[in-house]
RNA sequence: GGGGACGUCGUUCAACGGUAGGACGUCGAUCUCCAAAAUCGAAAAUGAGGGUUCAAUUCCCUCCGUCCCUG
Numbered sequence: 001g002g003g004g005a006c007g008u009c010g011u012u013c014a015a016c017g018g019u020a021g022g023a024c025g026u027c028g029a030u031c032u033c034c035a036a037a038a039u040c041g042a043a044a045a046u047g048a049g050g051g052u053u054c055a056a057u058u059c060c061c062u063c064c065g066u067c068c069c070u071g
Base pairs, nucleotide, nucleotide: 001070002069003068004067005066006065007064010024011023012022013021018054026042027041028040029039030038047063048062049061050060051059
């Protein structure tokens, strides 16, 4: 230089056009003499910018980043 894959709560993984969800973690409550465990609840995310569409995490383009193959 060429080709390909991926980017989503703090972490890890879903959702593949129609309200972004689970697990772990965090916070709060219940319980307890206190704590742990358990139960209930809450906060928290689509890499950036454009395009298509009534509607984009999803489709298209450019860029940024990570990884793989190849010269």